[in-house]
Molecule: transfer RNA
Organism: Candidatus Nanoarchaeia archaeon
RNA sequence: GGGCCUGUGGUCUAGUGGUUUAAGACAUCUGCCUCACACGCAGAAGAUCGUGAGUUCGAUUCUCACCAGGCCCA
Numbered sequence: 001g002g003g004c005c006u007g008u009g010g011u012c013u014a015g016u017g018g019u020u021u022a023a024g025a026c027a028u029c030u031g032c033c034u035c036a037c038a039c040g041c042a043g044a045a046g047a048u049c050g051u052g053a054g055u056u057c058g059a060u061u062c063u064c065a066c067c068a069g070g071c072c073c074a
Base pairs, nucleotide, nucleotide: 001073002072003071004070005069006068007067010026011025012024013023018057028044029043030042031041032040050066051065052064053063054062
């Protein structure tokens, strides 16, 4: 330098054009339970869906560029 893949709460994933609301697990916080802790139960907070443009009535989803990471080739 060229090609391919990936990017979604703190972590790991689901969702791949449309039901005003982006779902789940773990983690965090609060309450219950316990003498207390753990487990368990109930609840809460936490995501401008990597960035910017485009297509569309409508984009997390499709297209393009860029950024970051990974793999392959030179």